[in-house]
The prediction has a mean pLDDT of 82. This is a predicted structure of a 69-nucleotide RNA (transfer RNA) from a marine eukaryotic metagenome.
RNA sequence: GCGCGGUAGCCAAGUGGUAAGGCCGGGGACUGCAAAUCCUCUAUUCGCGGGUUCGAUUCCCGCCCGCGC
Numbered sequence: 001g002c003g004c005g006g007u008a009g010c011c012a013a014g015u016g017g018u019a020a021g022g023c024c025g026g027g028g029a030c031u032g033c034a035a036a037u038c039c040u041c042u043a044u045u046c047g048c049g050g051g052u053u054c055g056a057u058u059c060c061c062g063c064c065c066g067c068g069c
Stems, first nucleotide, its partner, number of pairs: 001069006009023003017054001025041005047063005
């Protein structure tokens, strides 16, 4: 310098109209007690700062961090 990536405690989808899912965790049902199973809850900076837009996680610019070349 070029490419890809940075979204909840962890993994991860979304790529202009206010964020799926899984794991973990909280609550509940069930059970003699548990485990398993089922129901339910959990994103007030979507790395940071600007810009464009009626509206930005999503587009543009700069910066930071990680991986690869």
It matches the Rfam family "tRNA". Its family is annotated with triplet codon-amino acid adaptor activity in the Gene Ontology. The family's RNA type in Rfam is transfer RNA.